Small-subunit ribosomal RNA, 5' domain from an uncultured bacterium, 519 nucleotides, folded computationally.
Context: one part of a larger RNA
RNA sequence: GGAUGAACGCUGGCGGCGUGCUUAACACAUGCAAGUCGAACGGAAAACCUUUUAUUGAAUCUUCGGAUGAUUAGGUUGGUUACUGAUGGGGGAAGGGUGAAUAACCCGUGGGUAACCUGGCUUCUACCGGGGGAAAACAACCAAAAAUGGAUGGUAAUACCCCAUAAACACACCGGACCCCAUGGACCAGUGGGAAAAACUCCGGGGGGAUAAGAUGGACCCGCGUCUGAUUAGCUAGUUGGGAGGGGAACCGCCUACCAAGGCGACGAUCCAUAGCCGGACUGAGAGGGUGACCGGCCACAUUGGGACUGAGACACGGCCCAGACUCCUACGGGAGGCAGCAGUGGGGAAUAUUGCACAAUGGGGGAAACCCUGAUGCAGCGACGCCGCGUGAAGGAAGAAGUAUCUCGGUAUGUAAACUUCUAUCAGCAGGGAAGAAUAGUGACGGUACCUGACUAAGAAGCCCCGGCUAACUACGUGCCAGCAGCCGCGGUAAUACGUAGGGGGCAAGCGUUAUCC
Numbered sequence: 001g002g003a004u005g006a007a008c009g010c011u012g013g014c015g016g017c018g019u020g021c022u023u024a025a026c027a028c029a030u031g032c033a034a035g036u037c038g039a040a041c042g043g044a045a046a047a048c049c050u051u052u053u054a055u056u057g058a059a060u061c062u063u064c065g066g067a068u069g070a071u072u073a074g075g076u077u078g079g080u081u082a083c084u085g086a087u088g089g090g091g092g093a094a095g096g097g098u099g100a101a102u103a104a105c106c107c108g109u110g111g112g113u114a115a116c117c118u119g120g121c122u123u124c125u126a127c128c129g130g131g132g133g134a135a136a137a138c139a140a141c142c143a144a145a146a147a148u149g150g151a152u153g154g155u156a157a158u159a160c161c162c163c164a165u166a167a168a169c170a171c172a173c174c175g176g177a178c179c180c181c182a183u184g185g186a187c188c189a190g191u192g193g194g195a196a197a198a199a200c201u202c203c204g205g206g207g208g209g210a211u212a213a214g215a216u217g218g219a220c221c222c223g224c225g226u227c228u229g230a231u232u233a234g235c236u237a238g239u240u241g242g243g244a245g246g247g248g249a250a251c252c253g254c255c256u257a258c259c260a261a262g263g264c265g266a267c268g269a270u271c272c273a274u275a276g277c278c279g280g281a282c283u284g285a286g287a288g289g290g291u292g293a294c295c296g297g298c299c300a301c302a303u304u305g306g307g308a309c310u311g312a313g314a315c316a317c318g319g320c321c322c323a324g325a326c327u328c329c330u331a332c333g334g335g336a337g338g339c340a341g342c343a344g345u346g347g348g349g350a351a352u353a354u355u356g357c358a359c360a361a362u363g364g365g366g367g368a369a370a371c372c373c374u375g376a377u378g379c380a381g382c383g384a385c386g387c388c389g390c391g392u393g394a395a396g397g398a399a400g401a402a403g404u405a406u407c408u409c410g411g412u413a414u415g416u417a418a419a420c421u422u423c424u425a426u427c428a429g430c431a432g433g434g435a436a437g438a439a440u441a442g443u444g445a446c447g448g449u450a451c452c453u454g455a456c457u458a459a460g461a462a463g464c465c466c467c468g469g470c471u472a473a474c475u476a477c478g479u480g481c482c483a484g485c486a487g488c489c490g491c492g493g494u495a496a497u498a499c500g501u502a503g504g505g506g507g508c509a510a511g512c513g514u515u516a517u518c519c
Base pairs, nucleotide, nucleotide: 001519002518003517004516006515007514008513009512010511013390014389015388016387017386018385019383020382021348026346027345028344030343031342032341036089037088040087043083046081047080048079049078052075053074059068060067061066097301098300099299107225108224109223110222111221112220113219116218117217121214122213123212125210127208128207129163130162131161132160138153139152141150142149143148169194171192172191173190175188176187178185179184200205229271234264235263236262239261240260241259242258244256245255246254276298277297278296279295280291282289283288303324304323305322306321307320326337327336328335329334354380356379357378358377362376363374364373365372366371393423394422395421396420403414404413405412406411427460430454431453432452433451437446463508464507465506466505467504468489469488470487474503475502476501477500478499484491485490
């Protein structure tokens, strides 16, 4: 000098764009953050319309005989709207958060899989036939403080099961020619036994099962790179290898029994300490050094530890089970919970924001769609935390007012500075108009915002640090090795340009200084 997710002191006008718990991965009140589909399905309760029946009979009209018939209650036919809960399907593995663990194929980079999986999407080929039995919901009953549980009856389906059909599918056997250094690979033909489905519809659609391929996403393996300590030198029994079996999507001690006795290590094993990694951003002429906030990629975690279930995908933040700690409810028998989602609270700390608006846009989930959901996201609020822009007025105005400071008492400085005269209106304030962002119609949170126009007044808007040298900027008074200053050298003991105050001056400016950290 530059930089910062900064903090502190003094000061503080406006706007734009960014950015904001670096500490306790400490504990959390409250609200919201993952719902959706009635065009899969049964349906209690509800509203409306409608058919029919019964009773009462307001009000109106009246020729006083009656006619129309609101309303109420129960039953009934058909339909519409709409639906908490239940069955069923897709989605809750994405999006969002955090950096505790991890020195590791975690990450980065370059390869490999002749050792693999892949829902939704796209393409190709053909297919969608027949039958069956349940269990929720529900009803009535029992137990319980609650959470919830038990048993009886009873019902639908794109839920579940069985049969049929079937190739290009998989398996087994046998054969052929081909490729590979090789374990092996893909292809063709034959035989055998085997494996599937689902309907719905508003007739426009939309769905199901199978095969092959693509795309996407993931899994595994390898080379190289990736912090400190030797005041850590030896470490290792599933350990290293083998053939066999099991398991898995798949290779593999991944697992098991048996056999052998290996494997790693001064090219630093093991152990200890520290740490998420990278693109990047900072600094530097570069080489490097330090760093990993925001944004993007990958990884890991979700109160602590363990486990699997479901599923195309998890060993699953707002799923399940067990154990631990903690908090809450309890009728003491037993139950409930998990903000490292968005706000917010306590605590810790030098220190870090609103319990806001909207799904209008972009994107995501469900749905045929309408639409619903979305603290993702878009916006607004708070903070000079950072960067950038603008303003706090402009021109004229005295050999120069007053005041203040100084003085050799003559003067000098503040100083064109002010006053005064003439102008202007950026910003703020007032009034009127008023968007784009929206997709051919409709739909705007932001927002009466940006922006435009008009009227109006110099009004409402300057501080902070420094002045001995480094280093731009000097005098007076006070103090008297005291009080104090200080980044280094050093100032202060009676004439201090170095302390304190004043006048003047220098620097930067809505900031200026200090502290901390990095180059």
Overview:
The coordinates come from a structure-prediction model, not an experiment, and the mean pLDDT is 82.